This is a predicted structure of an 88-nucleotide RNA (ZMP/ZTP riboswitch aptamer (pfl RNA motif)) from Antrihabitans stalagmiti. The coordinates come from a structure-prediction model, not an experiment, and the mean pLDDT is 79. Rfam family: ZMP/ZTP riboswitch aptamer (pfl RNA motif). On this family, see Jones and Ferre-D'Amare, Nat Struct Mol Biol 2015: "Recognition of the bacterial alarmone ZMP through long-distance association of two RNA subdomains".
RNA sequence: ACACGAGGCCGUGACUGGCGCUGAGGUGGACAACCACCGGGAAGCGGGCUCACCGUCAUCGGUUACGCCGUGCGCCUGGGCAAUUCGU
Numbered sequence: 001a002c003a004c005g006a007g008g009c010c011g012u013g014a015c016u017g018g019c020g021c022u023g024a025g026g027u028g029g030a031c032a033a034c035c036a037c038c039g040g041g042a043a044g045c046g047g048g049c050u051c052a053c054c055g056u057c058a059u060c061g062g063u064u065a066c067g068c069c070g071u072g073c074g075c076c077u078g079g080g081c082a083a084u085u086c087g088u
Base pairs, nucleotide, nucleotide: 005051006050007049009047010046011045012044015041016040017076018075019074020073021072025038026037027036028035029034052063053062054061055060067081068080069079
């Protein structure tokens, strides 16, 4: 100094808790916030597609950052994913 876009589709999919308001998961079993099954949600990951932008004579290549996810709201508990850094 420059860059750090947007929306579909398919597959996969961690995490999906307790209490209160309450129509806002269900059943069974536990009691700290868990287990199993069913249902639903779902970031992320993988692969296509369309548009936009950048680079290339062209075939073509590149770009989704500063976080994201479970439940309508509130109070809590405990995780996951992504990115970055370090170690092996």